[in-house]
Context: one part of a larger RNA
RNA sequence: CUAUCUUUAAGGAACUCGGCAAAAAAGCUCGACGUAUCUUAGGAAGAUGUCGUACCAGCCGCAAGGCUGGUCUCAGCAAAUGUUUCUCAAGCGACUGUUUAACAAAAACACAGGGCUCUGCAAACCUGAAAAGGGAAGUAUAGGGCCUGAGACCUGACCAGUGCCGUAAGGUUAAAGAAGGCGGUGCAAGCUGCCGACUGAAGCCCCGGUAAACGUCCGCAGUAACUAUAACUGUGCUAAGGUAGCGAAAUUCCUUGUCGGGUAAGUUCCGACCCGCACGAAAGGUUGAACGACUUGAGAACUGUCUCGAAGAUAGACCCG
Repeated sequence: CUAUCUUUAAGGAACUCGGCAAAAAAGCUCGACGUAUCUUAGGAAGAUGUCGUACCAGCCGCAAGGCUGGUCUCAGCAAAUGUUUCUCAAGCGACUGUUUAACAAAAACACAGGGCUCUGCAAACCUGAAAAGGGAAGUAUAGGGCCUGAGACCUGACCAGUGCCGUAAGGUUAAAGAAGGCGGUGCAAGCUGCCGACUGAAGCCCCGGUAAACGUCCGCAGUAACUAUAACUGUGCUAAGGUAGCGAAAUUCCUUGUCGGGUAAGUUCCGACCCGCACGAAAGGUUGAACGACUUGAGAACUGUCUCGAAGAUAGACCCG
């Protein structure tokens, strides 16, 4: 010096991207008391927290044990084993689960619940060249596909484009059929080539419906008796111009926005504001108890993380043999 450990004055996160690591806490289901905000009234909760614990005597008790008095120590659970640290706040996901075997465990997937759509059974759909099989020894309270993702409160406008669905009319339209016409050849009958009114399906056009289908949800000016702002007015365009709710957000470029809180000091954090570069309602919107080896901020306790090092143990390295 390396690894694994032990201890450390005073301080106690000043370390660091970050309390990473360590320390602290701790009863093998010990006993008693007591317990907040919030809440879906179940929980939260072992919240947080406080106290007891030896021995002797007496009394009570079936027992476990309880009560009273007394004795000694700085210290009365413990020989060993024995990790719930706690609190406040925010984001995301409701939850238990699942996942990149060997760099990712998550906010990703799943989920119960919700919706749309297809499917009447020889079902739709999937596998297969077929036979056949799955679906299903099921039958619409069933099965497939897609989206959303507990619960609560809700889910606005637009069908112009694209898609899907409907549509006994009309237009267009293939093969095919075909009145008729023109040609080649032939004496002719005929054989053969070309044109062709008209008939003629789905599809497309046309007409309508449909957004928890794919999607889309505007500008420009003026105006109130300080100023500022604009409830109001005008005008252009559109299929319709973003409703409720939320908002510098896992979304905010300008930006460390502005104000407030926390700190002596805060690009992070929390609460507001709204000028939303470029939130927004099942690619769901807003909430929300419980839960989380998730992410972020703050505090208590605690500590060699640090100020700033030091000492020791064991095994190596190293030296001699």
A computed fold for a 321-nucleotide part of an RNA from a soil metagenome, annotated as large-subunit ribosomal RNA, domain IV. It matches the Rfam family "Bacterial large subunit ribosomal RNA". Its family is annotated with structural constituent of ribosome and ribosome in the Gene Ontology. RNAcentral holds the full RNA, with entries from MGnify. Model confidence (mean pLDDT): 84 of 100.